[in-house]
RNA sequence: GAAGUUCGCCAGGCAGUCGCUGCACGUGUUUCGCGUGUGGAGGAAAGUCCGGGCCCCGCAGAGCAGAAUGCCGGCUAACGGCCGGGCGCCGUGAGGCGACGGAAAGUGCAACAGAGAGCAGACCGCCGAUGGCCUCGCGAGGGGAUCAGGCAAGGGUGAAAGGGUGGGGUAAGAGCCCACCGCAGGACUGGUGACAGGACUGGCACGGUAAACCCCAUUCGGGGCAAGGCCAAAUAGGGGAGCAUCGGCGUGGCUCGCGUCGCUCCCGGGUAGGCUGCUAGAGCGGCGCGGCAACGCGUCGCCCAGAGGAAUGACUGCCCGGCGGUCGUGGUUCGCGCCACUGCCGCUCGACAGAACCCGGCUUAUCGGCGAACUUCCCCC
Repeated sequence: GAAGUUCGCCAGGCAGUCGCUGCACGUGUUUCGCGUGUGGAGGAAAGUCCGGGCCCCGCAGAGCAGAAUGCCGGCUAACGGCCGGGCGCCGUGAGGCGACGGAAAGUGCAACAGAGAGCAGACCGCCGAUGGCCUCGCGAGGGGAUCAGGCAAGGGUGAAAGGGUGGGGUAAGAGCCCACCGCAGGACUGGUGACAGGACUGGCACGGUAAACCCCAUUCGGGGCAAGGCCAAAUAGGGGAGCAUCGGCGUGGCUCGCGUCGCUCCCGGGUAGGCUGCUAGAGCGGCGCGGCAACGCGUCGCCCAGAGGAAUGACUGCCCGGCGGUCGUGGUUCGCGCCACUGCCGCUCGACAGAACCCGGCUUAUCGGCGAACUUCCCCC
């Protein structure tokens, strides 16, 4: 100097004019208006994908079915989240990703090609010692060709072919035997553990696939602020059909249990108004201690929207933010070009985008700026 990886923070600022809104106080002619003060959208408010707080129902119990998660340890209210680690894959690396329990419980699947794709198999081939036939040879335990038979080492097909390399052995071959690697096993050592390590034993193969069915472990009642509570008002407690104690109903399905005595469907009528829930929280920040970390504990400080068809907006000026153009200077390059700085001009420039009960996460979208740590390459000293 260039190129990257990981993490954290900000998300235009100031001033003026007009406008909207929460709260507090004061005031008036108190349905409402005025004045003063003080607050007023996000890092994702989004998606509604997870987990909860909170509310309601249910003797809230048991089971089946179903669903979710899936290596180990820790954090947390909890999680499918986060942190740290193990193993596997990708990357030179910093790092990134993982739907990561079980294939020897069973079932299924792998098109086509290929001899053969699970306890398989002979297309091209190699051998043909042993048995047979033919042939050459005087003859030979001789030569040649071949059948039976042997082989799966060589070649081919395929994504994948019942371990790999080398040697011995054989008629030719084959873990048939051996060495090393791989695989499997129990013990030992280290570790809380997932796992790792060396040594030993064994010729060892029954391959792959479970975001296929399945098995195993753990977890799970349902519905949701349009939950729920209070007040006021209005109407037609109208009409019809069905089940009925061997029944109906009881917040996903089924069974048992339990509770209850009514329940279900269709037509028609009234109301849908006000208040509340509704913002002080598993809250935020500083410091200290513990921990690799996530985070926890202690202490001090702070209050940072609560609308109700939906408020936080509009205009003006400045630049201290950005983009584009241009003059000059400097660096680099053979040059083109690129980079940095000062000045000037322009911008109908400012991304993704707006709370709706609240919180912890994940995922998606995104203009730019600042900071920290780490990695690789080039050059110079």
A computed fold for a 381-nucleotide RNA from Thauera phenolivorans, annotated as Bacterial RNase P class A. Of the family's consensus pairs, 97% are formed in the model. Its Rfam family is "Bacterial RNase P class A". By type it is a ribozyme. It was read from a public genome assembly, where an Rfam model found it. Lineage of the source: Bacteria > Pseudomonadota > Betaproteobacteria > Zoogloeaceae > Thauera.